[in-house]
RNA sequence: UUUUCAUCAAGAGUGGCUGAGGGACAGGCCCUUUGACGCCACAGCAACCGAUCCGCCCUUGCCUUUGCCGGCAACGGCGGGUGUCAGGUGCUAAUUCCUGCCCGCCGGGCCCGCAAGGGUGUACAGGCGGGAAAGAUGAGAA
Numbered sequence: 001u002u003u004u005c006a007u008c009a010a011g012a013g014u015g016g017c018u019g020a021g022g023g024a025c026a027g028g029c030c031c032u033u034u035g036a037c038g039c040c041a042c043a044g045c046a047a048c049c050g051a052u053c054c055g056c057c058c059u060u061g062c063c064u065u066u067g068c069c070g071g072c073a074a075c076g077g078c079g080g081g082u083g084u085c086a087g088g089u090g091c092u093a094a095u096u097c098c099u100g101c102c103c104g105c106c107g108g109g110c111c112c113g114c115a116a117g118g119g120u121g122u123a124c125a126g127g128c129g130g131g132a133a134a135g136a137u138g139a140g141a142a
Stems, first nucleotide, its partner, number of pairs: 001142008013042005021031003025100004043092003048088002050085003053080005059074005096134001101131006109120004
């Protein structure tokens, strides 16, 4: 860098250094000299991997049996979860901050006019839901 799978509505900040940008991209909307981003220290969150625990299966060994059955242990595999730990990562503004593409449902407005009425729009705007894409993180593979 590419690719596969899983997750993304919850959670968790102080200090020091530095000094102007940052929130991936675009539009919006935010954060920011009451100090952004970044780096460092400490603290915290979570539980993807890991360890442990539980269940099942294979193999092997041992015990028992005439034998089958049964029991125990270990390696391995699969699965589980408000369990335990916190070793490897990750994370600690805003739902991945919102929307970007597609589908379904709802759906009325805006402008002019005192009014009657006219113009525009004809499923566009807007709202809700689902899916995708993109992105992020982890684990595996190349």
Molecule: SAM riboswitch aptamer (S box leader)
Organism: Deltaproteobacteria bacterium